[in-house]
RNA sequence: CAGCGUUUCCCGGGGUGUUUGCAGCCAGUAGCUGCGAUCUGAGAUUAUACCCGUAAACCUGAUCAGGGUAAUGCCUGCGCAGGGAAGGAGUCUUUCGUAUGUC
Numbered sequence: 001c002a003g004c005g006u007u008u009c010c011c012g013g014g015g016u017g018u019u020u021g022c023a024g025c026c027a028g029u030a031g032c033u034g035c036g037a038u039c040u041g042a043g044a045u046u047a048u049a050c051c052c053g054u055a056a057a058c059c060u061g062a063u064c065a066g067g068g069u070a071a072u073g074c075c076u077g078c079g080c081a082g083g084g085a086a087g088g089a090g091u092c093u094u095u096c097g098u099a100u101g102u103c
Stems, first nucleotide, its partner, number of pairs: 001101002003098003007090004011053004017039001019037007058083003064077004
């Protein structure tokens, strides 16, 4: 000095669990569906929302291990594991940061 970080649009990817009240279905106290409440979370089908595009969305291992909870994929570990969309065009670039590049 450049790149990255900021932000907008477009493109692409992803998840939707726990417990419970009422009603319905059902042979049924099980199970399923609808409406409401509870917990965690950015989000638990308000979605034209939310998160993510490579280290950190999410999936698999996993009916995993330890802890905790009314209960759970609640927390931590596993875990820079194996996969995964490996974007495009603008914008900001005062300060600050930088596991990057150049001089």
Notes
Predicted 3D model of a 103-nucleotide RNA (TPP riboswitch aptamer (THI element)) from a Sphingobacteriales bacterium. The prediction has a mean pLDDT of 75. Lineage of the source: Bacteria > Pseudomonadati > Bacteroidota > Sphingobacteriia > Sphingobacteriales. Its Rfam family is "TPP riboswitch aptamer (THI element)". Its family is annotated with thiamine pyrophosphate binding in the Gene Ontology. The sequence is in RNAcentral, with records from Ribocentre.